């Protein structure tokens, strides 16, 4: 000082005329406002609509460190644990899928003697003898991982055999809302990993979704063929009726169980018409700015604005200027200097990703340049 790598922010061109489209409001000419940070995936969350109540459990299914946040959430904030860079060390950056292995089942290939309830393949010792027996797991081997790690003492050779410290479990103090974090006391201390294996535990969860839905109009075939009780009570004109209960069957994923509905309610099949227009439809858990509170997410309060609603789907197309990026050549400035700015050439060259469709709060993903952290390569200078 330049380049890159990984993280975050904010931004996403103004602007004028000219012609053009939508939609609302005038209505003489008109006037207002009109696609995004991700409108994208359709992955959570919810408002709203409907399933005549939408109950209560099972199973399903989601989330999994402590606290806050919010209509809520698998988001966000701000903590703590691990893990990686990075530093003498700290702050610092970045990822985290972070409940429970002592409820229980399952896996850990190959390799290696052995891999979950273990074990001697070299090797080491001691006896006898060339080979056997006994003892060892310190030392190598083999593997992600092999009965805690270094070191010292001991021992026939070894072992926490004992002993320092480290690391582990049992207690309790002390900060802390909590996760946790420090330190102390004892104890040679039996005992791997995995649960984004099955499980368990905690906490949540009805369902389907603007193609939800509501209204109108119109048109056919007001279609045709089946299938469905029982019991009791009252009434009767004695043909029926009515009401209770209970069967079957129906009720927006599945099973129970409750509820409810039901001879016009359900159901099986075969057949016709309907693709039309209105609403839903845009004022919002709303943007925008001051103050207040909070470490922030975020809240509270005030003051202002109303900023698309299309329906085969509008929101464009010229021209000008300004602005923004990239390149090459030059000159002037600034710096020790590696480099940087500004004028000219010049009428140079370029603008990614990308288009609403009920709406909002998230997350992923796509993507230009700009500016903040952190590291890393070069260079210059010291």
């Nucleotide at each position: 000082u330049g380049c890159g790598g990984c993280g975050g922010c904010a931004c996403a061109g103004a602007u004028g005329a000219u012609c053009g489209c939508g939609u609302g409001c005038g209505u003489u000419u008109g006037u207002a406002c009109g696609a995004g940070g991700a409108a994208a995936g359709u992955c959570c969350g919810a408002a709203c609509u409907c399933c005549g109540c939408a109950g209560g459990g099972c199973a399903g299914g989601a989330u999994g460190c402590c606290g806050g946040g919010u209509a809520a959430c698998g988001c966000c904030c701000g903590g703590u644990g691990g893990g990686g860079g990075g530093u003498c060390a700290c702050u610092c950056c970045c990822c985290u899928a972070a409940g429970g292995a002592a409820a229980g089942u399952g896996c850990c290939a190959c390799a290696g003697a052995a891999a979950a309830u273990a074990u001697a393949c070299c090797g080491c010792c001691u006896g006898c003898a060339u080979g056997c027996a006994g003892g060892u797991a310190a030392g190598g081997g083999u593997g992600a991982a092999a009965a805690g790690g270094u070191g010292c003492g001991g021992u026939a050779a070894g072992a926490g055999c004992g002993c320092a410290c480290c690391g582990g479990g049992g207690c309790g103090c002390u900060g802390g809302c909590a996760a946790c974090a420090g330190g102390g006391c004892u104890c040679g201390c039996a005992u791997g990993g995995u649960a984004a294996a099955c499980c368990c535990c905690a906490u949540c969860u009805g369902g389907a979704g603007c193609a939800a839905g509501g209204c109108c109009a119109a048109a056919c075939a007001g279609g045709a063929a089946g299938g469905u009780g029982u019991u009791g009570a009252c009434c009767u004109u004695c043909g029926g009726g009515u009401c209770a209960a209970u069967a079957a069957g129906g009720g927006u994923c599945g099973c129970c169980c409750g509820c409810u509905c039901u001879c016009g309610a359900c159901u099986u099949c075969c057949g016709g018409g309907u693709a039309g227009g209105c609403c839903g439809c845009u004022u919002g858990a709303g943007a925008c700015g001051g103050c207040c509170g909070g470490c922030a997410a975020c809240g509270g309060u005030c003051g202002c604005c109303c900023u698309a609603g299309a329906u085969g789907a509008a929101u464009g197309a010229u021209c000008g200027u300004c602005g923004c990026c990239c390149g090459g050549g030059u000159g002037c400035u600034g710096g020790u200097g590696a480099c940087a700015g500004c004028g000219c050439c010049a009428u140079g060259g370029g603008a990614a990703c990308a288009g609403a469709a009920u709406u909002c709060g998230g997350c992923u993903u796509a993507u230009g340049g700009g500016c903040c952290g952190c590291c890393g390569c070069a260079a210059c200078a010291c």
Predicted 3D model of a 382-nucleotide RNA (Bacterial RNase P class A) from a Deltaproteobacteria bacterium. Model confidence (mean pLDDT): 78 of 100. It was read from a public genome assembly, where an Rfam model found it. Lineage of the source: Bacteria > Pseudomonadati > Myxococcota > Myxococcia.